A computed fold for a 1426-nucleotide RNA from a metagenome, annotated as small-subunit ribosomal RNA. The prediction has a mean pLDDT of 84. Its Rfam family is "Bacterial small subunit ribosomal RNA". Rfam links the family to the GO terms ribosome and structural constituent of ribosome.
RNA sequence: UGCGAGUCGAACGGCAACAAGCUGAAGUCUUCGGAUGGAUGCUUGCUAGAGUGGCAAACGGGUGAGUAACACGUGGGUAACGUGCCCUGCAGACGGGAAUAACAGAGGGAAACUUCUGCUAAUACCCGAUGGUCCAGCUUGUCUUAAGAUGAGUUGGUAAAGGAGUAAUCCGCUGCAGGAUCGGCCCGCGCCCCAUUAGCUAGUUGGUAGGGUAAUGGCCUACCAAGGCGACGAUGGGUAGCCGGUCUGAGAGGAUGACCGGCCACACUGGGACUGAGACAUGGUCCAGACUCCUACGGGAGUUAGCAUCAGGGAAUCUUGCGCAAUGGGCGAAAGCCUGACGCAGCGACGCCGCGUGGGUGAUGAAGGUCUGCGGAUCGUAAAGCCCUGUCACGAGGGACGGAUAAAUGACGGUACCUCGGAAGGAAGCCCCGGCUAACUACGUGCCAGCAGCCGCGGUAAGACGUAGGGGGCUAGCGUUGUCCGGAAUUACUGGGCGUAAAGAGCGCGUAGGCGGUUCAGUAGGCGGAAGGUGAAAUUUCGGGGCUCAACUCCGAACCUGCUUUCCGAACUGCUGGACUAGAGUAUGGGAGAGGGCAGUGGAAUUCCUGGUGUAGCGGUGAAAUGCGUAAAUAUCAGGAGGAACUCCCGUGGCGAAGGCUGCUGCCUGGAACAUUACUGACGCUGAGGCGCGAAAGCUAGGGGAGCGAACGGGAUUAGAUACCCCGGUAGUCCUAGCUGUAAACGAUGGACACUAGGUGUUGGAGGCAUCGACCCCUCCAGUGCUGUUUUGCUAACGCGUUAAGUGUCCCGCCUGGGGAGUACGGCCGCAAGGUUGAGACUCAAAGGAAUUGACGGGGGCCCGCACAAGCGGUGGAGCGUGUGGGUUAAUUGGAUGAUACGCCAAGAACCUUACCAGGGCUUGACAUGUCCUUGUAAACCGUGGAAACACGGUCCCCUAGCAAUAGGCAAGGUCACAGAAGGUGCAUGGUUGUCGUCAGCUCGUGUCGUGAGAUGUUGGGAUAAGUCCCGCAACGAGCGCAACCCUCGCCAGAUGUUGCCAUCGGGUAAUGCCGGGAACUCUUCUGGGACUGCCUGAGUAAUCAGGAGGAAGGAGAGGAUGACGUCAAAUCAGCAUGCCUCUUACGCCCUGGGCUGCACACGCGCUACAAUGGUAGGGACAAAGGGUUGCCAAGCCGCGAGGUGGAGCUAAUCCCCAAAACCCUAUCCCAGUUCGGAUCGCAUGUCUGCAACUCGACUGCGUGAAGUUGGAAUCGCUAGUAACCGUAGAUCAGCUACGCUGCGGUGAAUACGUUCCCGGGCCUUGUACACACCGCCCGUCAAGUCAUGAAAGAUGGCAGCGCCCGAAGUCCGCUACGGCGGCCGAAGGUGAGGCCAUUGAUUGGGACUAAGUCGGAACAAGGUA
Repeated sequence: UGCGAGUCGAACGGCAACAAGCUGAAGUCUUCGGAUGGAUGCUUGCUAGAGUGGCAAACGGGUGAGUAACACGUGGGUAACGUGCCCUGCAGACGGGAAUAACAGAGGGAAACUUCUGCUAAUACCCGAUGGUCCAGCUUGUCUUAAGAUGAGUUGGUAAAGGAGUAAUCCGCUGCAGGAUCGGCCCGCGCCCCAUUAGCUAGUUGGUAGGGUAAUGGCCUACCAAGGCGACGAUGGGUAGCCGGUCUGAGAGGAUGACCGGCCACACUGGGACUGAGACAUGGUCCAGACUCCUACGGGAGUUAGCAUCAGGGAAUCUUGCGCAAUGGGCGAAAGCCUGACGCAGCGACGCCGCGUGGGUGAUGAAGGUCUGCGGAUCGUAAAGCCCUGUCACGAGGGACGGAUAAAUGACGGUACCUCGGAAGGAAGCCCCGGCUAACUACGUGCCAGCAGCCGCGGUAAGACGUAGGGGGCUAGCGUUGUCCGGAAUUACUGGGCGUAAAGAGCGCGUAGGCGGUUCAGUAGGCGGAAGGUGAAAUUUCGGGGCUCAACUCCGAACCUGCUUUCCGAACUGCUGGACUAGAGUAUGGGAGAGGGCAGUGGAAUUCCUGGUGUAGCGGUGAAAUGCGUAAAUAUCAGGAGGAACUCCCGUGGCGAAGGCUGCUGCCUGGAACAUUACUGACGCUGAGGCGCGAAAGCUAGGGGAGCGAACGGGAUUAGAUACCCCGGUAGUCCUAGCUGUAAACGAUGGACACUAGGUGUUGGAGGCAUCGACCCCUCCAGUGCUGUUUUGCUAACGCGUUAAGUGUCCCGCCUGGGGAGUACGGCCGCAAGGUUGAGACUCAAAGGAAUUGACGGGGGCCCGCACAAGCGGUGGAGCGUGUGGGUUAAUUGGAUGAUACGCCAAGAACCUUACCAGGGCUUGACAUGUCCUUGUAAACCGUGGAAACACGGUCCCCUAGCAAUAGGCAAGGUCACAGAAGGUGCAUGGUUGUCGUCAGCUCGUGUCGUGAGAUGUUGGGAUAAGUCCCGCAACGAGCGCAACCCUCGCCAGAUGUUGCCAUCGGGUAAUGCCGGGAACUCUUCUGGGACUGCCUGAGUAAUCAGGAGGAAGGAGAGGAUGACGUCAAAUCAGCAUGCCUCUUACGCCCUGGGCUGCACACGCGCUACAAUGGUAGGGACAAAGGGUUGCCAAGCCGCGAGGUGGAGCUAAUCCCCAAAACCCUAUCCCAGUUCGGAUCGCAUGUCUGCAACUCGACUGCGUGAAGUUGGAAUCGCUAGUAACCGUAGAUCAGCUACGCUGCGGUGAAUACGUUCCCGGGCCUUGUACACACCGCCCGUCAAGUCAUGAAAGAUGGCAGCGCCCGAAGUCCGCUACGGCGGCCGAAGGUGAGGCCAUUGAUUGGGACUAAGUCGGAACAAGGUA
């Protein structure tokens, strides 16, 4: 802005225009007859717009604000009612009258609109008549469940309209009765949350009378009475339209109320009535308010929760379409008109359904992508190619049903559909791939960026982030978000729980309520059966039908689990009545008891006071001190005072509801058990609220006060010690009267009843047997304990188990993740402290229970180890060597760091090594392989520069085949691939190694036990070095470890006999196995034997142990090699290997020099010493095991010596290194910084190695001669051929820093009572809040940040009510001079005091959370004071 409610002229008057008929003026023509013309008027028809009148407008359409209500649902009632149009029946419509709009005229106003005068019609209005079964009054019958129904009589009252048609007749009109339909009102039942809303109510509840209504009724009014509702939830607050249904669910339920259908409510907000059959009326009216618009400022108009549309808000929701063709509605006699109801179309994948985007074939497994173990694999028959099909889009042609009928009539729509053409062509996306959960790789990133539903991923190899390839899922959709149900038995009616996980009230009495013994009769509320009514349709399910199928739709059936009426039944339950005794109770009897209250009384002890004895201490502790004491304590004796508690008895004994109760006596008093008979006759159980009791501490008032003892003071301890310990000590503890009302008030287990194996104690009572005895024994009842996997059962397990946590019934209380929090606010209680009731925001992904395996403990038991102890010798002190830290430096390369790094890697840093530093150089490289090109060399040599590396220059011009070209080889130069890295990561790895630990352990199969983790075996009793063995045992076996097998040493035998040996025989020498020879011995090598607790004695079941014999060796003969499962992210990327990363004219390579050796210091490991068990000098003796040809090196000679020279021998049982030293003998030194000790420094034309000893080698000679006189705290090694002492060899190696390391032999001890303690380990057990495992875990304050929240002077806003003021419209009432006036009520408004809710508030309180803050260490172990 348009449309959405009009229609009827057949109710009426009537205008403009038009049509028909009649009339026929002026004018013109005229033959004067008239013709033409058509004005005007009349009649009829039709009719736009308007009016009177009728019907409709109360339907249809929209929305869900309000409403917790008879609003809705369901079933009833109305004898308490209405009903236009429609249907049926009966009766009727006679006579008259007065107006009024329209219209005309005149006014007002900007407009909306309106005033006056005049005319007129009706199915508009009025009067009279008639009328009944109508209405009212009166009289009187019959029937009925009530006020009713239905008659008779009488008095009064009350009706009407015409229109159309030639007519027939039709449509209307009036009264009454009936029907149908639609409504009004009433009632039973059902219908959300909060009790931190518990009391509400004055027209309130009832009555009488009246008013009002269609009708009952406090609906309204007056009067009277004082009622009514509420724990079965009133009142208040919050939220909400209700239902059929819808979603979900196996169901029961839970959630929901879009579309479609029924009902209700509303129409800008609030109030009111009018009209009408029906409204308090969405497109009517009046008033008030809000807002928008118009205005001439006086005043008016409007309200889309109708259809479209616009704006705004929002994550988000459509076209200002076509048509009345169908269906339905209004009016009309009808034609018809109206209809944004409706039928259609449009937009949106919003939902449901159907279909397509192609099918077949096709292996060079194409190209390309990705991955790769480089072979290949995969995308993948996928593509291309070839052969087909034809849904759809699109084009052309045809073309509906919906249409009923005699005919006409289609918005959709040229749509659906059919035919032809068309051509694989134009038509696939989204999510996911760590587990749940189907689907995996690569790269990038590096606790970043990011992901995430939960668990959780990401800190350099991410299947979890991003991308790619591949894969999985669904598909015109796919994911996400939100919501509901499910899973969730996680609110449990179906269908859960409460000992320890959340949960039994501290205990009792008892109200309401719930539940309740046996029997008879009745009743019929519950209950069961049958039938009737209803449970609308749609939906749902099933069976069919129609659109090509389906969605959709139509038909039929079922269902609608409900409510109601009638009849029947009577088992159960209820109710009524009667009876019973088994439940419960009463009486009687003799007993038990720390049951309670009051009063009295007793002894011991502590303390105090008095006196005596007595003297210097007492007391207290881990040790002390404070304290007390010469003013006489403590100790001890006697006497006295006072308060509190009651030793022994005393007991898993007793009593009580629980709390709790203990000297003795008296009085009062409650309860229980047992026994006996008698009585009552279900009187019972439980118990929301309620009432009472209720430890300790605490509070009020008054007493009392010995001991003990919060607070407090002091002393200790301690880093501190507001604690633990000690010395004091006030409240309190005690009594009386009151308050508080809580505890781990616990059996962490509510009460009652019944049932369900045993065994064994104990308390009370009774009985039996029997007796001297009530001694024992047996039985029963009541209480109170233990045990019970060889009771069943239950339980997550632990455990419970006739005292149930078993099996059942009844009743009550309580629970629903942890924290916030038993907190806040509010209520109630309290003097206070506080109690009781009791949240939310926020935050976490857990909190928790029981049990298991470990680990750990300032838990326990047993056992072992040079672990301690007993011994011997050291280290720590000194000097030096060496390694490390630190510091220094150009560099002092790197690694190893408690034990398990530190004479370690390194079995040998002057250069090299070498990785570090400085400088100089090289760039396919010092080294490997290959391609291509060039050259014929290269190497070597020479020259120059140089510190060298290297650079430049020169000389030289290969081999094979071939005549040559060329090919091959080799080499160089260049080029490209690549080389190279002691650069990083030992927390990516392999391998190797250390350590626990040579400790005795670690496991498996089968079986058994346990829901399971797991246990058993492997534990137990013994014995052992040993999980070694024996015995026992739900275990039986086995594996890796132990032991043994292997090596060395110790004895014997056999074999062997040189290089080793030499007893006998012979030869020989100054001497020697020197020679012949021998094979006996030693020895070498090989092979065997030997020792096994075999024998004896003793102990023991045995294993085994003790002792003995024999034996070389005796109980593992000694030593070695050998290291289980595993632990320490232990060590090593620098031995080596290796993934990934990084560097590539350098982080690679070469060279010279330097450094790794540098020194205020600190530590580890060693050597040498400090001396006489010694030093020095001389003389003398005895090993083993090794090594040696670029090597060991003899004799001889030289040198003081290191060494030199020399060259014999030896590839070694042959020769050499080779001298062993400690030791023995002799001499000397005489206790000292020395004849100890040897550092340090000096000298050497000293030595050796080496290219080279300056930084920086070893050795020699001479000289020098430091510290040091046995080592603080602390700490190490060793148990027998060991420690200690002594020398010796080797590896590495040119030489050496070796005093190191690894071997070898020589001399050769002491001690072990023993396992309390320290350390480590093994087994069993116990506790645990630990499991990264005590180097664990974890608490609180403070400091910082963030978040939500409580309180708070107040502030702001909202909601509902109350009192008062004002009072519109309007109904009603009264009055009226008919113009109106007044009154009650009354919306909005104003005002006041309060109530409730919300927001906000300086400041303040606690709370939660936040990788690495501070202080302590409260808890977990005996957590170090349980």